RNAcentral holds the sequence, with entries from Ribocentre.
The RNA shown here (TPP riboswitch aptamer (THI element)) has 101 nucleotides and comes from a Betaproteobacteria bacterium.
Its Rfam family is "TPP riboswitch aptamer (THI element)". About the family: Vitamin B(1) in its active form thiamin pyrophosphate (TPP) is an essential coenzyme that is synthesised by coupling of pyrimidine and thiazole moieties in bacteria.
[in-house]
RNA sequence: GCAACACGUUAGGGGUCCUCACGGCGAGCGCCGCGGGGUGAGAUAGACCCUUAUAACCUGAUGCGGGUAAUGCCGUCGUAGGGAAGCGUGGUGUAGCCCCC
Repeated sequence: GCAACACGUUAGGGGUCCUCACGGCGAGCGCCGCGGGGUGAGAUAGACCCUUAUAACCUGAUGCGGGUAAUGCCGUCGUAGGGAAGCGUGGUGUAGCCCCC
C1' cells in the first nucleotide's frame, strides 16, 4: 500500500404474472376499474430489487421435466447469450498478500 465484505451517497438499470367476486364497456373473444386469493423482495408499491456479474432483469422460450384452481409456481437450461458504476467511510492491524528500509 491492497482485497473480499458492510454502510452511506450521487447517478443509473429492472419487473409487474395467475385467479375469483362485483361494476363498466363490448355481438363475442375479451378489455378496464375495484376488492379478495396464489407466488415473490416487489405484481403500480412511489416501494422493492439490482448496478460488472456463475445470482436485478431480458433472450433462447409457445424449450424440457414436475406440480397447480391457474400462472413466467418449482426445477432444468445456466460457469449459456445480453445486461446498469463512480465516489466516500468502515474493513485497516496484531493475520494474509505486495512494495520499501